[in-house]
This is a predicted structure of a 73-nucleotide RNA (transfer RNA) from uncultured Adhaeribacter sp. RNAcentral holds the sequence, with entries from MGnify. Lineage of the source: Bacteria > Pseudomonadati > Cytophagia > Hymenobacteraceae > Adhaeribacter.

RNA sequence: UGCGGAGUAGAGCAGCUGGCAGCUCGUUGGGCUCAUAUCCCAAAGGUCCCAGGUUCGAGUCCUGGCUCCGCUA
Numbered sequence: 001u002g003c004g005g006a007g008u009a010g011a012g013c014a015g016c017u018g019g020c021a022g023c024u025c026g027u028u029g030g031g032c033u034c035a036u037a038u039c040c041c042a043a044a045g046g047u048c049c050c051a052g053g054u055u056c057g058a059g060u061c062c063u064g065g066c067u068c069c070g071c072u073a
Stems, first nucleotide, its partner, number of pairs: 002071006010025004019056001027043005049065005
């Protein structure tokens, strides 16, 4: 300098052809147990990196920007 990938809950990640934002772990409460762990039930937790555009409708499509990773010079 150019190219590619990534950014979604506390952590790791899904989200297909645009149509209710999810999974696992963790956290909290309850059950079970003499007790702890395991196990079972439930709950909380989200500006989907930022701004704009397209659309009846955007995590998803388009434009610009930011951060991180890799390759190249």
Model confidence (mean pLDDT): 82 of 100.
Rfam family: tRNA. By type it is a transfer RNA. About the family: Transfer RNA (tRNA) molecules are approximately 80 nucleotides in length.